[in-house]
RNA sequence: UACUUAUCAAGAAAGGCAGAGGGAUUUUGGCCCGUUGAAGCCUUGGCAACCCAUACAGUUUACUCAAUUGUAUGAAGGUGCCAACUCCGACCACGAAAGUGGAGAGAUAAGUC
Numbered sequence: 001u002a003c004u005u006a007u008c009a010a011g012a013a014a015g016g017c018a019g020a021g022g023g024a025u026u027u028u029g030g031c032c033c034g035u036u037g038a039a040g041c042c043u044u045g046g047c048a049a050c051c052c053a054u055a056c057a058g059u060u061u062a063c064u065c066a067a068u069u070g071u072a073u074g075a076a077g078g079u080g081c082c083a084a085c086u087c088c089g090a091c092c093a094c095g096a097a098a099g100u101g102g103a104g105a106g107a108u109a110a111g112u113c
Base pairs, nucleotide, nucleotide: 002112003111004110005109006108007107008106013044014043015042016041017040021033022032023031027090028089029088030087045082046081047080050078051077052074053073054072055071056070057069058068059067060066086105091102092101093100094099
């Protein structure tokens, strides 16, 4: 980099440096955040529970081991994250509209080459 699977309505910020942008994404239309300090970097803190740990139950098995599914609890470690639904729309269906559902794209995790 590519592919597969799962999730994306909840949650969680202070300080220092810095100095004008930022809200992942080519484009585009909105709407926001920002000199009462954006991006970025550093420190500390936190959130969550994908990987992970423990317990219980189910399934596969003649039994054990093992695998797997679900539930509960936990948080040492690997990631991730800490404005707004992934900030919202762009394509399709329904709808008078508001809106709802889906697709696409993207993000994150785990796995495979």
Annotation:
The RNA shown here (SAM riboswitch aptamer (S box leader)) has 113 nucleotides and comes from a Bacteroidota bacterium. It was read from a public genome assembly, where an Rfam model found it. Its mean pLDDT, the model's own confidence on a scale to 100, is 79. Of the family's consensus pairs, 97% are formed in the model. NCBI's taxonomy places the organism under Bacteria, Pseudomonadati, Bacteroidota.